[in-house]
The part of an RNA shown here (small-subunit ribosomal RNA, central domain) has 346 nucleotides and comes from an uncultured organism. The full RNA is in RNAcentral, with records from ENA and SILVA. Rfam family: Bacterial small subunit ribosomal RNA.

Context: one part of a larger RNA
Formats: sequence, structure tokens, C1' cells
RNA sequence: CUGGGCGUAAAGGGCCAGCAGGCGGCUUGGUAAGUUGUGCGUGAAAGCCUCGUGCUCAACGCGAGGAAGCCGGACAAUACUGUCAAGCUAGAGGGCAUCAGAGGGGAGUGGAAUUCCCGGAGUAGCGGUAAAAUGCGCAGAUAUCGGGAGGAACACCGAUGGCGAAGGCAGCUCCCUGGGAUGCACCUGACGCUAAGAGGCGAAAGCUAGGGGAGCGAACAGGAUUAGAGACCCUGGUAGUCCUAGCUGUAAACGCUGGGUGCUACGUGUGGGACGUAGAAGUUCCGUGCCGGAGCAUACGCGAUAAGCACCCCGCCUGGGAAUUACGGUCGCAAGGCUAAAACUC
Repeated sequence: CUGGGCGUAAAGGGCCAGCAGGCGGCUUGGUAAGUUGUGCGUGAAAGCCUCGUGCUCAACGCGAGGAAGCCGGACAAUACUGUCAAGCUAGAGGGCAUCAGAGGGGAGUGGAAUUCCCGGAGUAGCGGUAAAAUGCGCAGAUAUCGGGAGGAACACCGAUGGCGAAGGCAGCUCCCUGGGAUGCACCUGACGCUAAGAGGCGAAAGCUAGGGGAGCGAACAGGAUUAGAGACCCUGGUAGUCCUAGCUGUAAACGCUGGGUGCUACGUGUGGGACGUAGAAGUUCCGUGCCGGAGCAUACGCGAUAAGCACCCCGCCUGGGAAUUACGGUCGCAAGGCUAAAACUC
């Protein structure tokens, strides 16, 4: 160096773009580095193989002969790989046309509801629970009508639906902006795939500064329950939840399934496009579900959205615990994150 694996047993990096590296379509020619062959040199001894021989055998030792590989240079071969040159269009990208969408950022705006305030009208309760009590209410509450303030979230549509790389994204309007699908086959001509490190994005909670604060609500207080109740239930309630700027960088970040390409039965639903039709039916491409064949799989199940058949590249695993740890390093304001052992033990 070499093995076997990674849906659920240990194991896919949370996601993306991308430098180095690895890998790379079709045709022709040159070259001959890799590759292959021939012969030469070299390849100490021991070792290895064959024959013989010595210890009573063997191991072991001794003698003789021999081979493969490494290395050097020579000649030859040219299928494959490399390289150089020329070309191609099936990969990739572009153009034109059409289309769908909660994709992202900013500004504005709407109605319902909760709470609070003011006013009207009105009287003794309201609230809450399994039942209660704390709490609120004659200083006029709850219920009801009118007006106002403010914050947060957007019922119905709504889906087994759509969009996004992931996290995630939902009232409506405007502005800025990313990606995608289909049709034509007009242009470029392999420009591609993957990706260590570095970089960017990244739910919730948390942190810093400033704002905001309706409802909800860790902590906290009280009332209950209970043997106790540091809980579950109830009445309150601070941080937080919201906005701006910055930090944090984690998750059952899950499809517990990395990315790319090609190939391999059917049936059925649904979103978007094209062809087609009077309208349908039907055909086809992209997405999203269910079922299922071959095959795979310990089984469960997967089954063109593969966990099937193959190739390329990356990440990761290697008995359980100790250990999502210690130490060190590094990042962070902190909380902590990343990297990552051993003794010992079964």
C1' cells in the first nucleotide's frame, strides 16, 4: 500500500459556491512519458527455488545452479492513458420565445381579533377549575354600544399544492433582485464533474448596543393538588418573543439516505410547460406523491425521486463505556463551539 462498509446495527459533512488536487465526450494525425515486448548491464552476502550433501532424522548448516522484481541505458510496438496539433456536437454554456411560483431584499398599506384608555347605558357579580382558591369588582367590574391608542400575527383560499442549496418562505400593493421549466436548434465548441483547505449562508435559544412591548411567557410570586410538589392545573408576571446594527454557528440542521453521469417493467394521482383536440383522449419534458416488477436487502423495506446495475470525486466508520470528555491548539464579549486522546473497565 492493500479490506469491508455508512436509511434503521458504528458511519453522509447543516447547506452552498469554489482554488489546489483527482477524474473527464466523439474523430484524425504527430510524439512515445505512462504501458507492453526483446536483448544487455546492474541486482554484495544472507534470504527464496532446484539439485546434492553434513549433523543418527528434521529444524539447522554447507556446496552448486537458478528465477522473479527494482534500477540504468538500447531497440521495437502504439490498443489504452498522457502530451502536442487539427477538427466535431450528443456534455456544458449562450441566444430567441413562452410560463409558473409563500424564492430573497426594501417601502407602503388592509381587515378581523386580543389588551389598554375615554364616553354611553347598566347592576352585582366576574373570572377560573375536576372542584376550588389566589385574582378582579359598589372608588361601578363582567356582559353591551360608540370612539381612540398600540403591538404582534395574517382566518377563509390552503392542498396529499408551490418556491428555495439548505436553514426556511404565506394578508395586499409597488420597487429592486436570484433561480427554474418548456419550445426552437440560431451561436460557442468539452468551456465539464467533484472538491481537502480557505470563503459565504445557516431554525430556535443565547449575547452586545439602541428602540419597541398588545398577546404569549422561562425565571419569580401567590392559589390549589400532594405524604411532600422545587411539577402537572389556576391567578399574576420579568427576561424573551418584535425592529435596527453586530456577535454566536448549534439541532431528531432528518429522506436519520453526499454530489454528478449513464442504464434498468408497469399502473395511478397531482403542480408547471410543449405537441395535439371543437372540447376531450393521447404523446412528451420538468417537478411532486402512492403502488409495484426485476434486482437489492438480516429483516423492515427500497424499487427511473433506488437502498437496483456501473463509473468519477468528496466526507465519514472500524466493539461498549470512560467521552458530544481531559489536555493542548484555535474561534467567541460570554455562554460555549471546532479539533480530540489515555489510564482504567466490560
The coordinates come from a structure-prediction model, not an experiment, and the mean pLDDT is 89.